[in-house]
């Protein structure tokens, strides 16, 4: 040096949001050289928009019409209500309340599809979220192609079985 074993120790979360290199410019007294910011570019990670093919077009009321006659279902006129995308787990279902004739809008209770919890997968028990934001009447899906982000918020350690990473001792 290199290989094996055995022991004990170490490893942060949610998110896509990380690494590395160069220029400035500002701290760390000067320099070495660190540590932070913009920009720039290399890997890497995560979005969006965009053809052929394919796929796709709502409800409430009020008035004819046709069929059917189990008392409905089509399709037209007319008025009213409801845009539609996007990030992201954050969907949907029961209620309870105001407003309205009605579709629907505002608020709020429980649930639940999702989704999280400390190397990885299983599993069991325990616990949490089930939100918010942006586009601006426009974009289903989509190959070339084009463009954007890469923040921000925390502080965890439960039981069983596998199976793995480090290398100052």
């Nucleotide at each position: 040096a290199c290989a094996u074993u055995u022991c004990a120790g170490c490893a942060g979360c949610c998110g896509a949001a990380g690494u590395c290199g160069u220029u400035c410019u500002g701290c760390g007294u000067u320099c070495c050289c660190g540590c932070a910011g913009c920009a720039c570019g290399g890997c890497g990670c995560g979005g969006g928009g965009a053809a052929c093919c394919c796929a796709a077009u709502g409800c409430c009321g009020u008035g004819g019409u046709g069929c059917a006659c189990g008392g409905g279902c089509a399709g037209c006129g007319c008025g009213g209500c409801u845009g539609g995308g996007g990030c992201g787990u954050a969907u949907g279902g029961c209620g309870g309340u105001g407003g309205g004739a009605g579709a629907c809008c505002g608020c709020u209770g429980c649930c639940u599809a999702g989704g999280c919890c400390a190397c990885u997968u299983c599993u069991c028990a325990g616990g949490c979220c089930g939100a918010g934001c942006c586009c601006g009447u426009c974009a289903g899906c989509u190959a070339a192609c084009c463009u954007c982000g890469c923040a921000g918020g925390c502080a965890a350690g439960g039981g069983g079985a596998a199976g793995g990473g480090c290398g100052a001792u």
Annotation:
A computed fold for a 169-nucleotide RNA from an Opitutia bacterium, annotated as c-di-AMP riboswitch aptamer (ydaO/yuaA leader). Taxonomically the source falls in Opitutia (Bacteria, Pseudomonadati, Verrucomicrobiota).